A computed fold for a 138-nucleotide RNA from Nocardioides sp. CFH 31398, annotated as SAM riboswitch aptamer (S box leader). The coordinates come from a structure-prediction model, not an experiment, and the mean pLDDT is 78. It matches the Rfam family "SAM riboswitch aptamer (S box leader)". About the family: The SAM riboswitch is found upstream of a number of genes which code for proteins involved in methionine or cysteine biosynthesis in Gram-positive bacteria.
[in-house]
This record gives sequence, structure tokens and C1' cells, in this order.
RNA sequence: UGCUCAUCACGAGGGACUGAGGGAACGGCCCGUCGACGUCCCGGCAACCACCGCCACCCACGCCGUCCAGAGGCGUGCGAAGGCCGGAGAGGUGCCAAUUCCGGCCCGCGGCGAGAGACGUCCCGGGGAAGAUGAGGA
Repeated sequence: UGCUCAUCACGAGGGACUGAGGGAACGGCCCGUCGACGUCCCGGCAACCACCGCCACCCACGCCGUCCAGAGGCGUGCGAAGGCCGGAGAGGUGCCAAUUCCGGCCCGCGGCGAGAGACGUCCCGGGGAAGAUGAGGA
């Protein structure tokens, strides 16, 4: 840099330094000298990975069972591996204003404008696009 998958309506403070912009881009609308954003320290939240436990499946070995086998059951495992399960702590990341702050593109219920319709507009629902984060490959 790019690909795939998952999640994104919950949650999360204080201090120091700095000094004008920031919220991804655009349009809105917000935050910001009552100091935002950013960096550091302490703290916190808990999405993914990692860890512990539990449950289920497979495999191997042993035992019971059998005259011998078997069905079945029990146990062990540096084995393999699943769970929209639970836990702890915060290990690796991440996060700690506003739904990813809202919107754009497609589809649709309804309201309003309109004689009907086309069309416009508003709320809402669903799906995309883009973005962020994590994991795994390249």
C1' cells in the first nucleotide's frame, strides 16, 4: 500500500506542556483562548487477538465391558480444534464530545404539496459507498 472477514445506538476521568484550530474529505451542524486538537503522566472503558475455565466434536493411548470382539462408559493428552459460553486481568493493540455527530447512492412504508399521476419534500426502515479499529494472508 492493498485484499478478506468481523464490529462500529453501550461504555470511559484528571493533571502538566503547547497555543489555534479541530470533528477523515465535501456540505451541514457542533467543539474550541472558560484553552479545543496534539504530546506526556496517572486513571478508566472493554471491540478484536492473547490468557484461564467450562461445554461439545475428532484422534491416540489405557481401563471397564465381552469367551474373544463390539456397542457403550470412564480416564489421560505439550494431540487437533469449535462455541453469539463464562471469567480475570489489562498482556498486544485500540478507545475515553455528540449514533462512524448528521447527510449524500439504491430500495421501500407513511405524511404533506398535487384532481389523479409525475415530481418535490419530511420522518422512519432496509441495503450499499466511504471511514475507523481488530485479526489473518499478500